[in-house]
Context: one part of a larger RNA
Molecule: small-subunit ribosomal RNA, central domain
Organism: uncultured bacterium
RNA sequence: CUGGGUUUAAAGGGAGCGCAGGCGGAUUGGUAAGUCAGUGGUGAAAUACCCGUGCUUAACAUGGGAACUGCCAUUGAUACUAUCAGUCUUGAAUGUUGUUGAGGUUUGCGGAAUGGGUCAUGUAGCGGUGAAAUGCAUAGAUAUGACCCGGAACACCUAUUGCGAAGGCAGCAGGCUAAACAAAUAUUGACGCUGAGGCUCGAAAGCGUGGGGAUCAAACAGGAUUAGAUACCCUGGUAGUCCACGCCCUAAACGAUGAUUACUCGACAUUUGUGAUACACAAUAAGUGUCUGAGCGAAAGCAUUAAGUAAUCCACCUGGGAAGUACGACCGCAAGGUUGAAACUC
Repeated sequence: CUGGGUUUAAAGGGAGCGCAGGCGGAUUGGUAAGUCAGUGGUGAAAUACCCGUGCUUAACAUGGGAACUGCCAUUGAUACUAUCAGUCUUGAAUGUUGUUGAGGUUUGCGGAAUGGGUCAUGUAGCGGUGAAAUGCAUAGAUAUGACCCGGAACACCUAUUGCGAAGGCAGCAGGCUAAACAAAUAUUGACGCUGAGGCUCGAAAGCGUGGGGAUCAAACAGGAUUAGAUACCCUGGUAGUCCACGCCCUAAACGAUGAUUACUCGACAUUUGUGAUACACAAUAAGUGUCUGAGCGAAAGCAUUAAGUAAUCCACCUGGGAAGUACGACCGCAAGGUUGAAACUC
């Protein structure tokens, strides 16, 4: 390198958009670059191969042949690829009418609860635990009631639900905005798929500046437990948790399963449409689940949402450790991230 692989053994990039590149629907005609055929030239000699010959054989030497799978030129072929021109509609997209949803973003509003403040009622405990203690409380706590303040999260509905490319998304209402699907068709006419680099998004934690600060809570303090207890339990408690703007760019970023397309036995449930209609049942389209065949698989299992049968493109793997470390480079305010070895060792 080829072959072989990537759910769990090493291995799918966290996700999308997309330049180059690779690959690409039906049909007609032209060209003839790739492709195929013929012919000509060239492809030194030696070596190697075949048939001989000469040294007594052999090695060796030598004659002839074939070969030199290549290149160039030329004449043709035109199925496929390519290219140019034309046509088409089934891929793709746009339009129309609807539907759906925690899709995104922004503004406003709401009630329950925690905490706090003031007032009132009221009196000796409250709180917490396995048991306690620290803590709070006669300066009147806990409890109860009224009013007020403030921040964060949205009970029930809620589901094996739904939406989103992924991360993720849940009170209610409005604005702006994206998407998917269905129905009937109208339009464009291959406009497609993938996508190294690149760009964008990317939970939580963390960072910068400015706000905010109710709850919870790293650090920290105290009380317990214990042989000790830098923990588990308890009482407190600061960053943080929240907002705006700017960074960071990592996760068991998981379906541990890249994207797209086609094909392939069934059963049941469910979401959203269509459909005749008052409903139910049947049908059909797009999703989401459960189970089970063929097939696949080392097995577990997967099984029309494939890990089946095929095709295109990208990414990645090649014994364990050293190590996702060192060095270098790039990025970052930093934390660190990305890329990423070797000696040595088993």